[in-house]
Molecule: RNase P RNA; transfer RNA
Organism: Miltoncostaeaceae bacterium
RNA sequence: CGAGCAGGCGAGGCAGCCGCGGGCCGAGCGAUCGGUCCGAGGAAAGUCCGGACACCGCAGAGCAGGGUGCUGGUUAACGGCCAGCGGGGGAAACCCCAGGGAAAGUGCCACAGAAACGACACAGCCUUCGGCGCAUGCGUCGUCGGCAACGGUGAAAAGGUGCGGUAAGAGCGCACCAGCGGUCUGGUGACAGGCCGGCUGGGUAAACCCCACCCGGUGCAAGGCCGAAUCGGGGCGUUGAGGUUGCUCGCUGAGCCCCAGGUAGGCCGCAUGAGGCGUCCGGCAACGGGCGUCCCAGAUGGAUGGCUGCCCACGACAGAAUCCGGCUUACCGCCUGCUAACGAA
RNA sequence: CGGGGCGUGGCGCAGCCUGGUAGCGCACCCGGCUGGGGGCCGGGCGGUCGGAGGUUCGAAUCCUCUCGCCCCGA
Numbered sequence: 001c002g003a004g005c006a007g008g009c010g011a012g013g014c015a016g017c018c019g020c021g022g023g024c025c026g027a028g029c030g031a032u033c034g035g036u037c038c039g040a041g042g043a044a045a046g047u048c049c050g051g052a053c054a055c056c057g058c059a060g061a062g063c064a065g066g067g068u069g070c071u072g073g074u075u076a077a078c079g080g081c082c083a084g085c086g087g088g089g090g091a092a093a094c095c096c097c098a099g100g101g102a103a104a105g106u107g108c109c110a111c112a113g114a115a116a117c118g119a120c121a122c123a124g125c126c127u128u129c130g131g132c133g134c135a136u137g138c139g140u141c142g143u144c145g146g147c148a149a150c151g152g153u154g155a156a157a158a159g160g161u162g163c164g165g166u167a168a169g170a171g172c173g174c175a176c177c178a179g180c181g182g183u184c185u186g187g188u189g190a191c192a193g194g195c196c197g198g199c200u201g202g203g204u205a206a207a208c209c210c211c212a213c214c215c216g217g218u219g220c221a222a223g224g225c226c227g228a229a230u231c232g233g234g235g236c237g238u239u240g241a242g243g244u245u246g247c248u249c250g251c252u253g254a255g256c257c258c259c260a261g262g263u264a265g266g267c268c269g270c271a272u273g274a275g276g277c278g279u280c281c282g283g284c285a286a287c288g289g290g291c292g293u294c295c296c297a298g299a300u301g302g303a304u305g306g307c308u309g310c311c312c313a314c315g316a317c318a319g320a321a322u323c324c325g326g327c328u329u330a331c332c333g334c335c336u337g338c339u340a341a342c343g344a345a
Numbered sequence: 346c347g348g349g350g351c352g353u354g355g356c357g358c359a360g361c362c363u364g365g366u367a368g369c370g371c372a373c374c375c376g377g378c379u380g381g382g383g384g385c386c387g388g389g390c391g392g393u394c395g396g397a398g399g400u401u402c403g404a405a406u407c408c409u410c411u412c413g414c415c416c417c418g419a
Stems, first nucleotide, its partner, number of pairs: 001343002003339008012311007020039008041317001045328002048326005053219004065215005070084005085099001086097004100210002105208002107204003122151001124147003129142006159177006178200002180197007223268004232259005242252003275294008312315001346418007355371004365402001373389006395411005
């Protein structure tokens, strides 16, 4: 130096010209024109979670269904985040974990194996009695019992290793280790450490299930307001409605007025917000609070692009559609700190 | 904007719920019946289940993420 790990930043820059969407101001009857300001992202994406908001339902509680699952905190809320505990990976920096319950019950555990759960004895070991063979002890066969150490199978075989013990064996006894139960100490807690007790119960819940906690449903095409034309209902009208500048006359001559509904269409919802930035305080941190400052897309066929010049030397993934907090996925470049197994010098 | 389904040999499908051997039909190859073709009969080749990760002794199947396709509603 490569490599690895963690964190952060940027998302080509500047100038000119042309073009597009929106707000405000001005001009115009209007179409529109002029000025000024603003104009995509860290993921706007996937739609995987959580909320805001809106309508419907609802006394309260439960069932069904779904989700979450170590502890403490944080938050509007979360399956997010922070800090810790336990387990695992790595040489390390550091990273990962759906991480409650298998002693409530049920199911499953292929093949192999004697036996896959309160199981079993295949090959075996020991012993009683009897038979046989041989130099009384051994071998072999049968039989009454005992055993589970050793062998073999399997992903997994009823704690593990060692010593003692025994006819052979066995937590049968002892030491250490693993687990379980009780107890003491520390800690808010998960848990850790000490002591005591031989208590030794297979795995699987991302199988059904049990326990604890959470969840009413539908989504901005939610929803609210205005509202043509036609149809419908009502009233008036050739004994003249209505029109003709307010009234009268005159002229004209068949329609006129009102209502409901809420279609076509339009407006709102719609961007000042759990907001950004800076600073101070509390907290290990996530986060919270105070002060100051800023206004930063809002379309409805749906706006961001193109050209020229210079520079770094060619710029990846990718485009808002009600909004916000996360997660996940895609992807370019740069910086800082840490590690020292491996490679190069 | 919201919801649902599918992906398994070349093609069309089953298996997934309830994890352990990937199967069926057509197509393809070889052989036989025939003078030859078609057809029939017999035999065979070919997939590691869209991709990645996890749970488990073991994953097409269970879970998470992701890619592609199809359908529905307003």